Model confidence (mean pLDDT): 89 of 100. This is a predicted structure of a 353-nucleotide part of an RNA (small-subunit ribosomal RNA, central domain) from an uncultured archaeon. The full RNA is in RNAcentral, with records from ENA, Greengenes and SILVA. Rfam family: Archaeal small subunit ribosomal RNA. Rfam 15.1 lists 709 matches to the family in 491 species. Gene Ontology terms of the family: structural constituent of ribosome and ribosome.

[in-house]
Context: one part of a larger RNA
């Protein structure tokens, strides 16, 4: 519970696609369902209202009239909504053009470093810490050189730079695929917005099967520290981290800010594109102005409890969805659905304050 809200107080679904539903651009014609006007009927009585009357008054009662709301029928109106038909191009989609990008998938190749192995050189320590010790080392370590193996990663460039719906994406090249911006205004002609259910995608950890395993490293084992030390520090180290196939479906999945559209001062960066002008070592170059798009900072009006937000709104409006309603109990119990499991989703109450 016909209310007020959702950046930080409770509250925006992790993200997108999309079914029903809800909402929907300009214009002409028709219909007249919604809508509006009038008429008729009905809307029992009591009740309500107005007037008149009866109890000495009033309450109360009686009479007459009206009203109420709804329904049905008829006659009309056509601005808006709806429906049917026609037209349009500002929304949307397609096309064409030259560019930008760590966008996705697959493959090939490369680089530094760590580790290990072999050989050569070389000798007594190395390592580690606040200090130590465990640990490694004369069966020759650490260190230097050469060669090899293997896995993971991708310094500099690198930028509140870019791309992606979000998660996320960073060595180089090739192939395939997708999206966005700008420009043209060629085609279609409202084909659109949102979206309950539903579907797809979804970091890390985790799970199943198979591979791989250099470094790191939960658990675990030692050494220290300490009153203790199931830690912080040190030496080891399994799962895991990596790849393939499948599952899980969560997060401070954050801009803690749903999506779409319109309106409302500016200033200043950097990114992509276009037009114009200037310079030119004519290069995919440099500089300036304007416009569009995304991305930062500052800020007027306005908003806000304030912090702050402020054309990338948290301002002013519209459409649609989701969500909140004191704290604890509790994201628990029960039930259901999903999952191999872990658990996820849905989600109370008693009681307490």
């Nucleotide at each position: 519970u016909u209310g007020g809200g959702c950046c930080u107080a409770a509250a925006g679904c992790a993200u997108c696609c999309g079914u029903a539903g809800c909402c929907g651009g300009c214009u002409c014609u028709g219909u007249a369902a919604g809508u509006c006007u009038c008429c008729u009927g009905u809307u029992a009585a009591a009740u309500u209202c107005a007037c008149c009357g009866g109890c000495u008054c009033a309450a109360c009662c009686g009479g007459u009239g009206a009203g109420c709301u709804g329904c049905a029928g008829g006659a009309g109106a056509u601005a808006c909504u709806a429906c049917a038909g026609g037209g349009c191009u500002a929304g949307g989609a397609g096309g064409c053009g030259g560019g930008a990008g760590a966008g996705g998938c697959g493959g090939a190749c490369g680089g530094u470093a760590u580790u290990c192995c072999a050989c050569g050189g070389g000798u007594a320590g190395g390592g580690g810490u606040a200090a130590a010790a465990u640990c490694c080392a004369c069966u020759g370590a650490u260190c230097c050189g050469u060669g090899g193996a293997g896995g993971a990663c991708c310094a500099c460039c690198a930028g509140u730079g870019g791309c992606g719906a979000a998660g996320g994406c960073g060595g180089u090249c090739c192939g395939c695929c997708a999206g966005a911006a700008c420009g043209c205004g060629c085609u279609c002609g409202a084909c659109g917005g949102u979206g309950a259910g539903g579907g797809a995608u979804g970091a890390a950890a985790g799970c199943u099967g198979g591979g791989g395993g250099a470094g790191c490293g939960a658990a675990c084992c030692g050494g220290a520290u300490u009153a203790g030390a199931u830690a912080c520090c040190c030496g080891g180290g399994u799962a895991g981290u990596c790849c393939c196939a499948g599952c899980u479906g969560u997060a401070a999945a954050c801009g803690a800010u749903g999506c779409g559209a319109g309106c409302u001062a500016g200033g200043u960066g950097a990114u992509g594109g276009a037009a114009c002008g200037g310079c030119u070592a004519c290069g995919u170059g440099c500089c300036g102005u304007u416009c569009c798009a995304g991305u930062g900072c500052c800020g007027c009006a306005g908003g806000g409890a304030a912090g702050c937000c402020g054309u990338u709104a948290a301002g002013c409006u519209c459409g649609c969805c989701g969500c909140c309603u004191g704290g604890g109990g509790a994201g628990u119990a029960c039930g259901g659905u999903c999952g191999c499991a872990a658990g996820a989703c849905u989600g109370a109450a008693a009681c307490u304050u």